[in-house]
RNA sequence: AAUACUGUCGGGCAAACCUGCCGAAAGGCAGUGACGCAAAGCUAGAGGGUCUAAGGGCUAUUAUUAUGUCUAUGACAGCCAGUUGCCUCC
Numbered sequence: 001a002a003u004a005c006u007g008u009c010g011g012g013c014a015a016a017c018c019u020g021c022c023g024a025a026a027g028g029c030a031g032u033g034a035c036g037c038a039a040a041g042c043u044a045g046a047g048g049g050u051c052u053a054a055g056g057g058c059u060a061u062u063a064u065u066a067u068g069u070c071u072a073u074g075a076c077a078g079c080c081a082g083u084u085g086c087c088u089c090c
Base pairs, nucleotide, nucleotide: 012037013036018031019030020029021028022027035078041083042082043081047080048079049076050075051074055071056070057069058068059066060065
């Protein structure tokens, strides 16, 4: 350089378990690790929904007290959603 055959890139995020730290808890951060995700990017101040109950209220109790009950100002977007973006084809 030619021929034949085969393939369709490069990547991104990171569940659970475990370890450490924070927190009353839900949960968060970091490490490890990949269950999965074409938005598993961002937004809890668009909206809905879910979880927790420290503090506070209520109830029961003579009182102590109760794994009692109600309530976010706490938390979750990898629950729905809002919003922004990448690639390919036409």